[in-house]
RNA sequence: GCCCCGGUAGCUCAGUUGGAUAGAGCGGCGGUCUUCUAAACCGCAGGUCCCAGGUUCGAAUCCUGGCCGGGGUA
Repeated sequence: GCCCCGGUAGCUCAGUUGGAUAGAGCGGCGGUCUUCUAAACCGCAGGUCCCAGGUUCGAAUCCUGGCCGGGGUA
């Protein structure tokens, strides 16, 4: 250089054939319980969905270019 995969919450990841308010677990905060802590249970907050353009009534999802990470290849 070329090819493939990935980038979504603080972390690890789902997200189907483009469609309803973008989700889970862990973590954080508050509460219940407990003598206290932990555990358990309940609730809450937290997202420009890597960036820029395009297609579309509508894009995390499709197309193009770029950036970053991983793998393959002479």

Transfer RNA from an Arenicellales bacterium, 74 nucleotides, folded computationally. Lineage of the source: Bacteria > Pseudomonadati > Pseudomonadota > Gammaproteobacteria > Arenicellales. It matches the Rfam family "tRNA". About the family: Transfer RNA (tRNA) molecules are approximately 80 nucleotides in length. RNAcentral records the identical sequence in 2 taxa. The coordinates come from a structure-prediction model, not an experiment, and the mean pLDDT is 80.